[in-house]
Context: one part of a larger RNA
RNA sequence: UACGCUUGUCUCAAAGAUUAAGCCAUGCAAGUCUAAGUAUAAGCACUUUAUACCGUGAAACUGCGAACGGCUCAUUAAAUCAGUUAUCGUUUAUUUGAUAGUACCUUACUACAUGGAUAACCGUGGUAAUUCUAGAGCUAAUACAUGCUAAAAGCCCCGACUUCGGAAGGGGUGUAUUUAUUAGAUUAAAAACCAAUGCCCUUCGGGGCUCUUUGGUGAUUCAUGAUAACUAAACGAAUCGCAUGGCCUUGCGCCGGCGAUGGUUCAUUCAAAUUUCUGCCCUAUCAACUUUCGAUGGUAGGAUAGUGGCCUACCAUGGUUUCGACGGGUAACGGGGAAUCAGGGUUCGAUUCCGGAGAGGGAGCCUGAGAAACGGCUACCACAUCCAAGGAAGGCAGCAGGCGCGUAAAUUACCCAAUGGGGACAUCCCGAGGUAGUGACAAUAAAUACUGCUGCGAGCGCCUUACGGUGCCCGCAAGUGGAAUGAGUACAAUUUAAAUCCCUUAACGAGGAACGAUUGGAGGGCAAGUCUGGUGCCAGCAGCCGCGGUAAUUCCAGCUCCAAUAGCGUAUAUU
Numbered sequence: 001u002a003c004g005c006u007u008g009u010c011u012c013a014a015a016g017a018u019u020a021a022g023c024c025a026u027g028c029a030a031g032u033c034u035a036a037g038u039a040u041a042a043g044c045a046c047u048u049u050a051u052a053c054c055g056u057g058a059a060a061c062u063g064c065g066a067a068c069g070g071c072u073c074a075u076u077a078a079a080u081c082a083g084u085u086a087u088c089g090u091u092u093a094u095u096u097g098a099u100a101g102u103a104c105c106u107u108a109c110u111a112c113a114u115g116g117a118u119a120a121c122c123g124u125g126g127u128a129a130u131u132c133u134a135g136a137g138c139u140a141a142u143a144c145a146u147g148c149u150a151a152a153a154g155c156c157c158c159g160a161c162u163u164c165g166g167a168a169g170g171g172g173u174g175u176a177u178u179u180a181u182u183a184g185a186u187u188a189a190a191a192a193c194c195a196a197u198g199c200c201c202u203u204c205g206g207g208g209c210u211c212u213u214u215g216g217u218g219a220u221u222c223a224u225g226a227u228a229a230c231u232a233a234a235c236g237a238a239u240c241g242c243a244u245g246g247c248c249u250u251g252c253g254c255c256g257g258c259g260a261u262g263g264u265u266c267a268u269u270c271a272a273a274u275u276u277c278u279g280c281c282c283u284a285u286c287a288a289c290u291u292u293c294g295a296u297g298g299u300a301g302g303a304u305a306g307u308g309g310c311c312u313a314c315c316a317u318g319g320u321u322u323c324g325a326c327g328g329g330u331a332a333c334g335g336g337g338a339a340u341c342a343g344g345g346u347u348c349g350a351u352u353c354c355g356g357a358g359a360g361g362g363a364g365c366c367u368g369a370g371a372a373a374c375g376g377c378u379a380c381c382a383c384a385u386c387c388a389a390g391g392a393a394g395g396c397a398g399c400a401g402g403c404g405c406g407u408a409a410a411u412u413a414c415c416c417a418a419u420g421g422g423g424a425c426a427u428c429c430c431g432a433g434g435u436a437g438u439g440a441c442a443a444u445a446a447a448u449a450c451u452g453c454u455g456c457g458a459g460c461g462c463c464u465u466a467c468g469g470u471g472c473c474c475g476c477a478a479g480u481g482g483a484a485u486g487a488g489u490a491c492a493a494u495u496u497a498a499a500u501c502c503c504u505u506a507a508c509g510a511g512g513a514a515c516g517a518u519u520g521g522a523g524g525g526c527a528a529g530u531c532u533g534g535u536g537c538c539a540g541c542a543g544c545c546g547c548g549g550u551a552a553u554u555c556c557a558g559c560u561c562c563a564a565u566a567g568c569g570u571a572u573a574u575u
Base pairs, nucleotide, nucleotide: 001571002570003569004568005567009445011443015438016405022403023402024401026400027399028398031064032063037061038060043056044055062424071358072357073356081279082278083277086274087273090272091271096267097266098265110238114145115144121137124134125133126132154173155172156171157170158169161166174235175234176231178229179228180227181226182225183224198209199208200207201206215222237261239260240259241258242257245255246254247253248251281329282328283327288320289319290318295317296316297315298314299313300312301311302310333355334354335353337348338347339346340345360381361380363378364377365376383394385392386391411436413435414434415433419432420430421429422428450482451481452480453479454477455476456475457474459472460471461470462469463468488508489507490505492504518564519563520562521561522560523545524544529559531558532557533556534555540547541546
């Protein structure tokens, strides 16, 4: 693990892995809206501030999610995985913290606000048919587009003119991208010399001093800065809600709060992807393997988020191996772990946690921060559904459920109340998850009785020569009397999302005919009969030894007894 017989209570609880990663009818399992993107519903509701709108709100556009979760274990043997490294070799929606005055290129200009669509809607239709759609008519945006603005200084280049000391004036200069260049320093010491600058002393001969910044790492071509260019293409808000105030030069003047969404770069977080070292079952009836079709290395390029034969070109000829390479097998996903165990081991690990892989088989791809996604798409193969025969639709190794397979495995139930997840979100959704149902997979606690008296029968004492009396104790009674209780039934409350169960609890609820314990055994091993009837080497038992041929301690039964006990037996695997 399965099967057989049996089964009262309480708690707990595995469960279509093994065989077919076989096939699936039906239903559900991924959706989502706040004051704050978009409402003229010919929707509802009414008013109390509503003559652009203002409440609520189906649909639809937009945004985000759907890459998580759940399931399964087919593949897979240095692969996965485990422990341990690295990213100075990369990407990262979201979260959290920081962060942007430079846009026009040129003179009669939208910046108090630009443009054109489209859905829902309305109407006309097509098809046997689908979550199929065509044509006409409208109308939105944080959808899709387009597109202005504001400083000062500094710096760089050019430079009319110039008394060679300078200098009017002109141009460029945001972040990001790509390329190139450059800075990114740093303890030998002292003296002298040259040139310039400033300060101090000066006896005007001179003397003395000063001569400028540089983060981090074990380590960089790092961080960061600068220069020259580069870019059909990025960003620098034409957005939304709630409050409405202040200043006067009374102008459709100027200034202004809270916070929502968006946005570039940097960090952070959530991660991801590669990666270092070491470690794996059986097999030699597998001894050599790999390499022109990359095998091992180099150089360059391409591709990638990035490293790398990852790919391409050109070179070199390498790389592994009896310390078992390569090949084959595995009823092999790996680990945490489980069983058994003195120590050492042996066997198991599909299965709730971590990692991997897969969605009928292969392959390819779109979207996206993230997928080589399958409750996404496109082909092919294998299955298979509807059809009016023209076509159309499909993927339960999600939850239920069905068929098949088999020794072998549950309800087409209820709920988002808990734990969590997703969303524009306090409100919605979730077969994740929880709750019941089935459930002798395992595991926990432990009912099936307790007791007095009488009678009877043993035993042991005492008194006693004995009869007999008396005490204790054991057992039995188709004698009798007590008390006790839950199994079950059930008002109620509790429990719970709502219930159920449990825990509480009124009222009922025990006398043998019940509210009645079983499963195996009784020759030995091995606890327990030489009792009775039947059978007669037959029927049968018996793990093994054996029993049975007319007195069977072993078969079939009755009685009695033994063992474990709500469980016991059998088969198989394993220690």
Molecule: small-subunit ribosomal RNA, 5' domain
Organism: lecanoromycete sp. RB-1